[in-house]
Context: one part of a larger RNA
RNA sequence: GGCAGAUGGUGGAUGCCUUGGCACCUAGAGCCGAUGAAGGACGUGGACGGCUGCGAAAAGCUACGGGUAGGCGCUGAACAGCCUGUGAUCCGUAGAUGUCCGAAUGGGGAAACCCGGCGCUCGUAAUGGGGCGUCACCGCCGACUGAACACAUAGGUCGGAGGGAGGCAAGCGGGGGAAGUGAAACAUCUCAGUACCCCGAGGAAAGUAAAUCAACCGAGACUCCGUUAGUAGUGGCGAGCGAAAGCGGAUCAGCCCAAACCGGGUACGUGCAAGCGGUCACGCGUUGCGUAUCCGGGGUUGUAGGACGUGGUUGCCCAGGCCGUGACCGGCCUGGCAGGAGUUACCAAGUCGAGCAGAUAGACGAAGCGCGUGGAACCGCGCACCAAAGAGGGCAAUCGUCCCGUAGUCGAAAUCGUCGACCUCCUGAACACGUUCCUGAGUAGGACCGCACACGUGAAACGCGGUCCGAAACUGGGGGGACCACCCUCCAAGGCUAAGUACUCCUAGGUGACCGAUAGCGGACAAGUACCGUGAGGGAAAGGUGAAAAGUACCCCGGAAGGGGAGUGAAAUAGUACCUGAAACCGUCUGCCUACAAGCGGUGGGAGCAGCUUCGUGCUGUGACCGCGUGCUUUUUGCAUAACGAGCCGGCGAGUUAGCCGUCUGCGGCAAGGUUAAGCGAUGAGCGGAGCCGUAGCGAAAGCGAGUCCGAAUAGGGCGACCAUAGUCGUAGGCGCUAGACCCGAAACUGAGCGAGCUACCCAUGGGCAGGCUGAAGCGGGGGUAAGACCUCGUGGAGGGCCGAACCGACCUAGGUUGAAAACUGGGCGGAUGACCUGUGGGUCGGAGUGAAAGGCUAAUCAAGCUCAGUGAUAUCUGGUUCUCUCCGAAAUAUAUUUAGGUAUAGCCUCGGAUAAAUUGCGUUGUGGCCGUAGAGCACUGUUUGGACUAGGGGGCCUACCAGCUUACCGAAUUCAGGCAAACUCCGAAGACCAUUACGUCUACUCCGGAGUCAGUUGCUGGGGGAUAAACUUCAGCGUCAAGAGGGAAACAGCCCAGACCGCCAGCUAAGGGCCCUAAGUGAUGGCUAAGUGGAGAACGAUGUCCGAAUGCACAGACAACCAGGAGGUUGGCUUAGAGGCAGCCACCCUUGAAAGAGUGCGUAACAGCUCACUGGUCAAGUGUUCGGGCGCGGAGAAUUCAACGGGGCUCAAGCCAUCCCCCGAAGCUGCGGGUGUGUACUUCGGUACACGCGGUAGGAGAGCGUUCCUUCGGCAGCGAAGCGGCGGCGUAAGCCAGCCGUGGAGCCGUGGGAAGUGAGAAUGCCGGCAUGAGUAACGAGAGAGGAGUGAGAAUCUCUCCGCCGAUAUCCCAAGGUUUCCUGAGUAAAGUUCGUCUGCUCAGGGUUAGUCGGGACCUAAGGCGAGGCCGAAAGGCGUAGUCGAUGGACAACAGGUUGAUAUUCCUGUACCACGUUUCUUCCGUUGACCCGAGGGGGACGGGGAAGGCUAAGGGAUCCCAGGCGAUGGUUGUCCUGGGGUAAGCAUGUAGGGGUGGUCCUGUAAAUGCGGGACCGCAUAACCUGAGGUGCGAUGCCAGCUGGCCUUUGGCCGGCGAGUCCUUGACGCCAUGCCCCCAAGAAAAGCCUCGCGGCGAGGAAAUGCGUGCCCGUACCAAAACCGACACAGGUGGGAAAGUAGAGAAUACUAAGGCGAGC
Repeated sequence: GGCAGAUGGUGGAUGCCUUGGCACCUAGAGCCGAUGAAGGACGUGGACGGCUGCGAAAAGCUACGGGUAGGCGCUGAACAGCCUGUGAUCCGUAGAUGUCCGAAUGGGGAAACCCGGCGCUCGUAAUGGGGCGUCACCGCCGACUGAACACAUAGGUCGGAGGGAGGCAAGCGGGGGAAGUGAAACAUCUCAGUACCCCGAGGAAAGUAAAUCAACCGAGACUCCGUUAGUAGUGGCGAGCGAAAGCGGAUCAGCCCAAACCGGGUACGUGCAAGCGGUCACGCGUUGCGUAUCCGGGGUUGUAGGACGUGGUUGCCCAGGCCGUGACCGGCCUGGCAGGAGUUACCAAGUCGAGCAGAUAGACGAAGCGCGUGGAACCGCGCACCAAAGAGGGCAAUCGUCCCGUAGUCGAAAUCGUCGACCUCCUGAACACGUUCCUGAGUAGGACCGCACACGUGAAACGCGGUCCGAAACUGGGGGGACCACCCUCCAAGGCUAAGUACUCCUAGGUGACCGAUAGCGGACAAGUACCGUGAGGGAAAGGUGAAAAGUACCCCGGAAGGGGAGUGAAAUAGUACCUGAAACCGUCUGCCUACAAGCGGUGGGAGCAGCUUCGUGCUGUGACCGCGUGCUUUUUGCAUAACGAGCCGGCGAGUUAGCCGUCUGCGGCAAGGUUAAGCGAUGAGCGGAGCCGUAGCGAAAGCGAGUCCGAAUAGGGCGACCAUAGUCGUAGGCGCUAGACCCGAAACUGAGCGAGCUACCCAUGGGCAGGCUGAAGCGGGGGUAAGACCUCGUGGAGGGCCGAACCGACCUAGGUUGAAAACUGGGCGGAUGACCUGUGGGUCGGAGUGAAAGGCUAAUCAAGCUCAGUGAUAUCUGGUUCUCUCCGAAAUAUAUUUAGGUAUAGCCUCGGAUAAAUUGCGUUGUGGCCGUAGAGCACUGUUUGGACUAGGGGGCCUACCAGCUUACCGAAUUCAGGCAAACUCCGAAGACCAUUACGUCUACUCCGGAGUCAGUUGCUGGGGGAUAAACUUCAGCGUCAAGAGGGAAACAGCCCAGACCGCCAGCUAAGGGCCCUAAGUGAUGGCUAAGUGGAGAACGAUGUCCGAAUGCACAGACAACCAGGAGGUUGGCUUAGAGGCAGCCACCCUUGAAAGAGUGCGUAACAGCUCACUGGUCAAGUGUUCGGGCGCGGAGAAUUCAACGGGGCUCAAGCCAUCCCCCGAAGCUGCGGGUGUGUACUUCGGUACACGCGGUAGGAGAGCGUUCCUUCGGCAGCGAAGCGGCGGCGUAAGCCAGCCGUGGAGCCGUGGGAAGUGAGAAUGCCGGCAUGAGUAACGAGAGAGGAGUGAGAAUCUCUCCGCCGAUAUCCCAAGGUUUCCUGAGUAAAGUUCGUCUGCUCAGGGUUAGUCGGGACCUAAGGCGAGGCCGAAAGGCGUAGUCGAUGGACAACAGGUUGAUAUUCCUGUACCACGUUUCUUCCGUUGACCCGAGGGGGACGGGGAAGGCUAAGGGAUCCCAGGCGAUGGUUGUCCUGGGGUAAGCAUGUAGGGGUGGUCCUGUAAAUGCGGGACCGCAUAACCUGAGGUGCGAUGCCAGCUGGCCUUUGGCCGGCGAGUCCUUGACGCCAUGCCCCCAAGAAAAGCCUCGCGGCGAGGAAAUGCGUGCCCGUACCAAAACCGACACAGGUGGGAAAGUAGAGAAUACUAAGGCGAGC
């Protein structure tokens, strides 16, 4: 270290539980708000952080009612203190109080704050201060006033009453209105009038009482549901969109104006006679008539109605009054009576009563005991009881009878609801006829352009809008889908209207085959919390002790944390990290194994050891050694692949649901019929027949009909019918359609918002730039010129000038790259008076801004920000998709395709049905047919070699021409011989195909439901392309793989053998093998090979070797070897200097001889010489050559030895060839046993027998297992359920339990049926836990050391020394932060280590202002904005105003003091404003003071230079205090230290500015001011003005020193100088002066003038008094912005010494640090 067992830790799965959710049902309620809402801020308790309640009357106050003994809410117990039978707490009803913000409303504003006016009031001498009330805007009403413009109106002022404003989930109406998407692209179209924005209203909203439909019949407001119907239509006639009438239901309800006409009021006009109800008489006369307007009556519809007039029938009640008077008639008004209605329309306001199953608190309410077990009884057993109550919850386990309750019954002072009465209101006429009058005008309608209607401009009606035109008047008008006629129907241009319908922020009750803590709301808990973001916005995790805290007294160890005993408890391995407590992961103990060994770690065999044992070579654990063996998933032709995915474990995680949809199948009901929908009904039974499907077809249709259509047809044909046809409804399942539709995943598009705190640009107002250099213009002097120009010397101080710090930037390089840092650091670098940098406040933004322009920047995001929404966009793409078994089983092809990795149809698969002996299919045989390939051939078409022959041509000769001759030239045709061909064929198979026959097959064919497949690969054969290359590409045929295991080929998808249902320690074989590894022959016979050939390889080469064939020579003697000869003419001729066999040319003869070339080589200058050919001899048998075959050799180079037999090794073989015998060898075949499918037969229906099958991816079909819940019946359980850890057993699998042990401590299981959030290993899945890397990297710029102290403990805390910064690492402010400040205590966590320490934790404390900053003052950019203007809405702009500092204005200094504050407290000395003031002085009715408007002033740029000063520094031989030397000197020009002091008041210096008068002019005016002109005065006066000096200050301070107290320390005293010299600012004089051009805020405070108003006090001085609100601690980087105690970033001021030009640089002072391993 491995395996196993045991036992722990970690962790929080599982089981059980539920306070919380989810979805519905039934009722209720459906608004709140200026009487201040919703929502908040801040408070409020004895002590109080959060929640709840409440509001300074503050977990509450008052009254009434209920109720009863205990209370002071929850977290959350205790303490302290209280209340309560005089009725508390608590519950209900009605009141009171109700800070501040918020519509927010006195004004303002950065919400919860600041500042006011008026009245009353408290307080003060008075001011200041406090309390209560009131003061917004718009609209309405009234009065007054009042423009242009006379009246009037607009406008304004005042008063009144209290209408509006804002909030709110869904639903509703209206104004605007997308895009992703679909159409496989896209534009009309779709998505969709959806999302979203805005306005408005209500408990509902909208709509509503026909200018409607319909169809020649009729209906009779609207709304909603069912149906009609996916019909009619519409539609790039694509995708899609999609009615209505009618019918069945729910609920029902109808009315009022305008007008005609009558009367009255008012105004105007007209007018003296019309007129005053009729008649007569009298009388009257601003009466009459017309117009306008108001009021009352009248009146409201279409088979027209009404007014008016006339007529007349039945009858219409009673009383009173009126119509100038009287009579009659007629009419009108009021009251009674009768009838009707009613507070939602039609008209409208209340009061009372108590009736009520009513609402808001409540009350009564039956019935059980004993024993056993147990910690506990509700369990078990026994015996009872109640029940209009056996719903539910609680009580120590499961209770009808223990508690709360439940069924049932009862109850309200008060408020609400409801009902009734009183009451209120309306009506009291209808009818017929007739002429006239009325019946909704910029309307209907038309044109053009749009919209909306299901209807996309269409033939497009009807309706609505914009623009322009523009009617009629009942003898009228609209509609009936262009339009016209007839006919029918209705009456627009005014209004109101319940119910039926939609929804649920909210209240109450109830229900669930809904969830049970990764589930269910995001939220069971401090949840819209923590946290993230500038913001809009985003958004978690987190439940469980026990029955009861009985939460461990006491002892021990320890600083603590923690632990050990003891104790509680049924249990403590239930101990607040708490029920159960799985797995990963990390330990401890025991047994076996393991240090020569090599691996997907298992599997088959198996020795030894240990334990148990029923003693059985049984069981358990381990496993030496041997055989075989390359994970899983996905994607692929193909993966161990070095192709993708997973660190491991646990939980979660993907084909669902809906639709009276379509279709098919199973089952069920009924059947020529089947069935209801909405609705009604008791949530029931049932009713309901509207409607749908079927019962008849044919046709484009009209239509006809067992037929019909085409057609002239009684013809023919198509589709149907032919006497028997099956449908329909429900339910389950398969598939489809529409929906997100199996899950996860874009980049994007669109809408509405949020962002300029980063950054870009702009606006306003402030600030910054050490030091040095250069020396423009101008000016002056000199020279020069006629005058100039020009030259020169000075002066001067310009410049997008030069060098260089701060500051800004970012060129190079190095580092860093899981950083110190999500852009930095080190060293160099660029600009640095400018187009410069920077603070504060503000403006501009998403197809938009801004951009000296890079597509840069717009909050770490930019070729279109961010957030939310449409949204579950879409994704022909990738990935993933969860239990088991059985049967069958593909494809990678054709055609089409904006198609090629997609899809459709066909092909191939599967399930079911029909056909049952006929047809069809398939195989084989026979027969017949067809074809033009392989081959072959050359007859055709081409091509091709040689020969013959030859037309023609070329060359040569000849030639006047014609001709001719010749030719080793070319060559058609012909011919002979020989070839070639995919696009040649005189021929031509095998074979394919067609037909047919017989046999076989037994449904293979065909029809319907469901698929998958459209990337193929390789081998062989036949081709094309290519190079007769490719593991290449493309076809055809066959096979394998794909989807196929087994054996062989060492290993090796596609090759060879062979197709795995399961088991066997049986047998036979295939391919291939038989020496060893390694099963089987060291088998047999005959050859070959010598190369380790075998055990890679070609052309070519070779006297390798074996075999065969041919041929030459050879006993008449070959070949080889040796001996000998190899001669003469002749030195052949020529050539040559020479050429003699042998430079070269020509010739190459003859002779001798056995043989010998006018010479095969070597050689010489040439000869010579040596050889060869050739010949003889010796020797003695074969020797050459050529061709063919077998096996070998070379050719043969790849990178670290073998590495080209699997290895060892092999040579008459263990190689090769041939032959023979035996054996091995697979999941093949056989045997034995078992399972299962299909078929057949039999069956006692359990099965049995036989036959044939059972590899399998995509895929089809079938049968099962398991999980959660419901139901049924039956069981288990404190004597121990579920869950968890094991053992044992069973089943073919998923799995299960005849069982057992442990843990656990309360529920669980089986049978039949039902319903699903139903099965996990993979999705770079989600969440959590735990590993690995690894005790590894790192511990974030920089100096520490030794000792002492404290402490349980010290590198880290404190003290000492040493070191570092020192234009900063010092000090003071602004922003920002918000207690970090100080003191005491502490050490769990935080601190990159430690820690006694801390910016950490706990407790207590701390911020003091008339003068500092801000407000009570002002204005800039800009914001808001009464009225106003504009705009679909929202809203935009803007006047008066009002806000807004970064600016203007404005009064305090020095010292001291605390642990922590100080210009704030204290001491001293000042100043400002206001109030008041005895006294004093002055001004004022010739108008003081005050108010309004005018003027001035406030008031402004940049650069430069000189001067005068001060701050600050330095020095001093001068002054003061102290000292006098451990060692030679040191009383000295010695050493050390010091030598300060404000505001204010007074003085008025250096310096700066010229000033006065007159006239003109501007303004309403002015004596004031501005501008202009003229005159005078002069260097004075006046104004301004640093500094200095005096007082302040006989003070304070520094240093020295004394005393006291408790010490480091504190308190109280005492003493002294406080001068001179020098350097000298960027500060002050100075907003000055000079120069320059780009010409450089506003308003108030302040000063002043006259005009107008007002009308009596005002001013100065002095004294006294008053002086509000907010900020004030601390940090300036460890406290801000950067996720951090982060090498980054962050505005202003002060800023010493030596050297130096300097703020560079170096070293130092004051002061601060030593950087948290």